[in-house]
RNA sequence: AACGAACGCUUGCGGCAUGCUUAAAACAUGCAAGUCGAACGAGAAAGUGGCUUCGGCCAUGAGUACAGUGGCGCACGGGUGAGUAACACGUAAUUAACGUCCCUCCUCGCUGGGGAUAACUUCGGGAACCGAAGCUAAUACCGAAUGAUCUGAAGUGGUCCUUGGACUGUUUUGGUAAAGCCUUCGGGCGCGAGGAGAUCGGGUUGCGGCCUAUUAGCUUGUUGGUGGGGUAAUGGCCUACCAAGGCUACGAUAGGUAGCUGGUCUGAGAGGAUGAUCAGCCACACUGGAACUGAAACACGGUCCAGACUCCCACGGGAGGCAGCAGUUGGGAACAUUGGACAAUGGGGGAAACCCUGAUCCAGCAAUGCCGCGUGAACGAUGAAGGCCCUCGGGUCGUAAAGUUCUUUUAGCAGGGAAGAAGGGAAACUUGACUGUACCUGCAGAAAAAGCACCGGCUAACUCCGUGCCAGCAGCCGCGGUAAUACGGAGGGUGCAAGCGUUGUUCGGAAUUAUUGGGCGUAAAGCGCGUGUAGGCGGCCAUAAAAGUCUGGUGUGAAAGCCCGGGGCUUAACCCCGGAAGUGCACUGGAUACUAUAUGGCUAGAGGGUAAGAGAGGAAAGCGGAAUUCCUGGUGUAGGGGUGAAAUCCGUAGAUAUCAGGAGGAACACCGAUGGCGAAGGCAGCUUUCUGGCUUACAUCUGACGCUGAGACGCGAAAGCGUGGGUAGCAAACAGGAUUAGAUACCCUGGUAGUCCACGCCCUAAACGAUGGAUACUAGAUGUUGGAGCACCUAAUAGCUUCAGUAUCGUAGCUAACGCGUUAAGUAUCCCGCCUGGGAAGUACGGUCGCAAGAUUAAAACUCAAAGGAAUUGACGGGGGCCCGCACAAGCGGUGGAGCAUGUGGUUUAAUUCGAUGCUACGCGAAAAACCUUACCUAGACUUGACAUCCUGUGCUACCCUGUGAAAGCAGGGGUUCCCGCAAGGGACGCAGAGACAGGUGCUGCAUGGCUGUCGUCAGCUCGUGUUGUGAGAUGUUGGGUUAAGUCCGGUAACGAGCGCAACCCCUGCUGUAUGUUACAUGUGUCAUACGGGACUGCCGGUAUCAAGCCGGAGGAAGGUGGGGAUGACGUCAAGUCAGCAUGGCCUUUAUAUCCAGGGCUACACACACGCUACAAUGGUCGGUACAACGGGUUGCAAGACCGCAAGGUGGAGCCAAUCCUCAAAAUCGGCCUCAGUUCAGAUUGCAGGCUGCAACUCGCCUGCAUGAAGUCGGAGUUGCUAGUAACCGCGCGUCAGCAUUAGUGCGGUGAAUACGUUCCCGGGCGUUGUACACACCGCCCGUCACGUCAUGGAAGCUGAUAACACCUGAAGUCGGUAUCCUAACCGCAAGGAGGGAGCCGCCCAAGGUGGAAUUGGUAACUGGGACG
Repeated sequence: AACGAACGCUUGCGGCAUGCUUAAAACAUGCAAGUCGAACGAGAAAGUGGCUUCGGCCAUGAGUACAGUGGCGCACGGGUGAGUAACACGUAAUUAACGUCCCUCCUCGCUGGGGAUAACUUCGGGAACCGAAGCUAAUACCGAAUGAUCUGAAGUGGUCCUUGGACUGUUUUGGUAAAGCCUUCGGGCGCGAGGAGAUCGGGUUGCGGCCUAUUAGCUUGUUGGUGGGGUAAUGGCCUACCAAGGCUACGAUAGGUAGCUGGUCUGAGAGGAUGAUCAGCCACACUGGAACUGAAACACGGUCCAGACUCCCACGGGAGGCAGCAGUUGGGAACAUUGGACAAUGGGGGAAACCCUGAUCCAGCAAUGCCGCGUGAACGAUGAAGGCCCUCGGGUCGUAAAGUUCUUUUAGCAGGGAAGAAGGGAAACUUGACUGUACCUGCAGAAAAAGCACCGGCUAACUCCGUGCCAGCAGCCGCGGUAAUACGGAGGGUGCAAGCGUUGUUCGGAAUUAUUGGGCGUAAAGCGCGUGUAGGCGGCCAUAAAAGUCUGGUGUGAAAGCCCGGGGCUUAACCCCGGAAGUGCACUGGAUACUAUAUGGCUAGAGGGUAAGAGAGGAAAGCGGAAUUCCUGGUGUAGGGGUGAAAUCCGUAGAUAUCAGGAGGAACACCGAUGGCGAAGGCAGCUUUCUGGCUUACAUCUGACGCUGAGACGCGAAAGCGUGGGUAGCAAACAGGAUUAGAUACCCUGGUAGUCCACGCCCUAAACGAUGGAUACUAGAUGUUGGAGCACCUAAUAGCUUCAGUAUCGUAGCUAACGCGUUAAGUAUCCCGCCUGGGAAGUACGGUCGCAAGAUUAAAACUCAAAGGAAUUGACGGGGGCCCGCACAAGCGGUGGAGCAUGUGGUUUAAUUCGAUGCUACGCGAAAAACCUUACCUAGACUUGACAUCCUGUGCUACCCUGUGAAAGCAGGGGUUCCCGCAAGGGACGCAGAGACAGGUGCUGCAUGGCUGUCGUCAGCUCGUGUUGUGAGAUGUUGGGUUAAGUCCGGUAACGAGCGCAACCCCUGCUGUAUGUUACAUGUGUCAUACGGGACUGCCGGUAUCAAGCCGGAGGAAGGUGGGGAUGACGUCAAGUCAGCAUGGCCUUUAUAUCCAGGGCUACACACACGCUACAAUGGUCGGUACAACGGGUUGCAAGACCGCAAGGUGGAGCCAAUCCUCAAAAUCGGCCUCAGUUCAGAUUGCAGGCUGCAACUCGCCUGCAUGAAGUCGGAGUUGCUAGUAACCGCGCGUCAGCAUUAGUGCGGUGAAUACGUUCCCGGGCGUUGUACACACCGCCCGUCACGUCAUGGAAGCUGAUAACACCUGAAGUCGGUAUCCUAACCGCAAGGAGGGAGCCGCCCAAGGUGGAAUUGGUAACUGGGACG
């Protein structure tokens, strides 16, 4: 784009078309083929009129109706597409091999007789109908006559053309016709014979149009001939005989499917699909068979027979055929009225009138399609109401509506009203189904007339609400898991519009079967290789002919349709006329370049010859040495062997080792090589024999002899198979030992087939250059193998030229890229093979081959939306390179064991609030849970609220007291304020009330902001311009050095830049200057404060690309970022936090808000984590004596003094601080303890006290006395630290009424050890490499097993279908035979005969039966694999 469509929603009108695609299923009912009295005989009735003796009769109806004989028609028209792969159809020829009723023309005729029979009457039967007897006519039937240019036979001429025939003469001799009717008497119609024409048919032939080779051979009337038969006619069409042919790879035969065509749909075309309506042809008419009649049939509405089905029946028999028009049932997603008329067109009959006609013309039903029209038009902003959205400002539906003005198509009503009509009839006159239709006029009134689909991208069109991986959507991609432009609804929008969508089908896009117009190195695709048949293609020159080719003409290519030009319906669709086209086929004239053909030549292709050359080319025979193993003997002694380490194994019966000798088999080191040879597989010690191919030179011969190659044939690694040998080593299977979770493996010790030889099979490989063969052309460079030539040279060698191989790089070009690149994957020609998404599957079935294994040929159902190639960026690797880090190593100290403290999990509980969960949660949020905090639980209260703003009323404020209560609260009483203002009033504050609202530590950190952790203080992360690549991307940023560093240098298709690094900032170490309170103590020395200086690889040496830098040194307080801190790139982890704060959405609102008391967060079989204290003598304890720094202090720090054993108390000087208060411990000196569960350790518990605080029971801290647990240095493992560091020691601070602090954060004191080094563990950085990963290795992914679903193969069987074959049977019927019976016409005087009919027999034959095979379905216990989940 299209449709004979269907379905869903919707529907105003008209025109023109179209309408069972399925069951060629079955059919009730009606109609669809009759007509002619001018061929013939017979011939009513009702009714009407008259008469009547009432029984009837006459006339009319009427020679009418009905029926019969006869003629013509019924073979047309109409329907359907089952069958058919065929001369069925299309096209072009042909019939010298034919027919033709009716029609036209021409010629000649129609004489004279005969015998029947239906109708009718009678008889029989239920019907259909039949039988018997009797009568009768014809254009029915039958002889006779006449008769040809008809026809048979036998001759004989002419003219043509060629299958020995056509046409036309002629001689002789046979055969063969007829019908009448009407008449106006003129004639008309009809009949017979012959000829011609027209029309319509029959037959034959060339060419054309489906699939399957998993159908390769088919055929016996088959192919041909002769004789005969048959037909309108040729012919094996049929028959007898003879011959043995005929078809086929250019696809016979078989199977499947199918009516063919003009055309139709699509497409730029070429094509592809299709064959409704209309038209041409064919076939069929319930299924199968058969003939009759006829001009024509083997006959849709005829006959006979058989079969199935249906109906009637008196059971004896009969009837039927909608694939005609309507209609019914059924089937189906699905297709109409049991309508009108012969008015028109056409058909049959008739002389005609006329009759018949479901052909046809019309109407009805259906949006089924195409076309046209309408559902209104103009103005109209308060941008109404309402809906929807909203940032609350507004926006939008929207000039849309309302309103004002106007129009009236269509529909409605009323009036008028055709054409289509030609014809018929003597005339008058008359004929329209459609139809009161089309059309015209008038009337009223915007009045009666819009839907459907879509709105994530493709694809035009966006928001809200609901839902919450549910419900659902979906053509593909995909959407939906609480903010869905994708689901459902709404508002809005977009597109079409009386339709719109969906589904189905065809073509297109699809260059996705490629003729036009594709490919095959790696994406699917080159046969493993050769020889060669058919076929295809083929060098140069000339001539001929003209098959292909080109060109002119003729015929045809039906009409309709398409296209163009006109015309008619108001337009269009539609219809009419004319033209063009129909690319085709046939015939014919011409041209001759090319191709083919024929003939004659040529030598450039190809082959031969001569002379040389290289080689693991092949086959056979013989020979050789090294090595392994075995055997014999000698020497010799305890091991050997093997591995990552071992063991099995061998060995004291003497191994291994070593020496000598022997046996046997297999393979040939070095040379040896991107070297050689071969078609490929492949070929390697040496010699000989036989043998294939290749190369070079000469240019001597032949003269296109060539290339390719479907089938075919041959060769074809390894493994494997058969028979017979052989067997040293190696070695599937197998055994043992190891390894391992296991180890049917990798490793080890053994070991059989096999490996070897001969003969015969197999025929496959990543048989690979993943690249078929041949020829020609198209830059080079460098190796190497084998020849030839040139010049030079003493020669080897080297140089140049050339031929044939074999490699590497590379230009143009090609390629998706990778890459290829004279050995093409470039440019061309020829031939062959192969491919067409992945899987199923190189599988099943069938065939062929094979001893087998198996090979070869080779599908489908089903399933997926991908599979695949090349390259890119990352990530990853038990890949590789370089480098770094307390990463390892080297050290020091811990932890893991004990007790306690704290946190977490778990458990428990009314509650044990919540969060944090590998590193990066767990002494974390919490820099302080007795109440409070507090978010949790229990109980009690309150509801505009504990808190904010607004409104109204009130002024009883605040405050105090009482009752009740655990408190909050509830109830009652007393009381009468403050500020501003002249006043009115206002404000603060409180109470009461109503509603807006408050409130929420309720949910979502996966809706967010902000902040934070981590990789990581790792050195990285990017951009602009340029260049490069089809592109993703790359380059820069890589490479060489160097650095802590993408730090710097130099190189460089890059040049620059940004965020990071570094530096700038703070503290500290040295120093200068200034200052000097409260420091210090008398002079600028400490100390304090402030501002400066100082360090930059600056200097020297070495090294380096003489670059960056590195190494060493000097000086210096400090040396190479001096030490420490702050500082955290692009990003990652949907990391953490809605409970710090903020915040969208959701939820709650007498509660999830608020208040209050008590309880809980402090529980305790257990597990983990950060720690503290210890286990002791480097110690404990007692006593003495020393040395800090950072800090804090008015609700505070608090001295001296006194009391108390102590915690502490009393008391209060001083201090808002360099002023007062707080100020060390390890260390050191001395005494005791002497290795013990202790004078270690201090848990636990008892008693007595102190402090804070409303309040220490749950649940604080401290003191004294008493008690005195575990613990004797800690398994696997794990952690911190590189110097003023670790370790040890104490001091302060924040939080805070108090408080465990063993936590956190600071401060100083004492003060080490070690680093060879980067193999390994962990983490990280930069290149590189592989990748089937990209949620990125915590990735991806394979197979079995289990379960479910689906399709399919095999299968004992069971059951259908189809077409054959053999035999049996054999209806009807034609043909042939026969003479049993019957018999009008003719012959005969008669008897009888001729002829005919029936019967019987025979051939053929449908259906049927039996049988064994074949092909192909369905189904099946069981079974095989496959796909999906």
Molecule: small-subunit ribosomal RNA
Organism: uncultured bacterium